[in-house]
Molecule: transfer RNA
Organism: Pseudanabaenaceae cyanobacterium bins.68
Parts: sequence; C1' cells; structure tokens
RNA sequence: GGGCGAAUGGCGGAAUUGGUAGACGCACCAGACUCAAAAUCUGGCGGGGAGACCCGUAAGAGUUCGAUUCUCUUUUUGCCCA
Repeated sequence: GGGCGAAUGGCGGAAUUGGUAGACGCACCAGACUCAAAAUCUGGCGGGGAGACCCGUAAGAGUUCGAUUCUCUUUUUGCCCA
C1' cells in the first nucleotide's frame, strides 16, 4: 500500500428485510435476611432537567416521514495479502 471485518451504559454482549436503543449477564447502589458478613431475595443503575420532555450506538456528513441498521469521508483496532 491492497482486501475483509469490528467500534453500542462501568465491563461483556443483544437489538441488522430501516420503525420504542440498551434485552440478558457481571459490576455497582439501596433495602430485606444475619451477631456481622457471604450467599440468596426485592428494587434501582447513560447524560441534562423540578417536571413535561430533550440528548445519547467511534467522529462528521448524506438518503429517508423515520438510521445502531443504508451511502460517503475520517479515526482507532483485528485478520489476511503484498
């Protein structure tokens, strides 16, 4: 240099014929249980806002009524070729 992939909450990882983003697990927080803890059970757990709501899928554009999903460019990264 060329080819094919990947990037989603703190972490892993779903959602892909374009139609509610964050299922599920781990971690964490609170409560119950316990003398205390572990285990277990219940609830919570992206950001802003008093709320209604708004924003958020590596970054930026485009297509569309609507984009994590399609197109283009860029960044980082994995594998292969030279």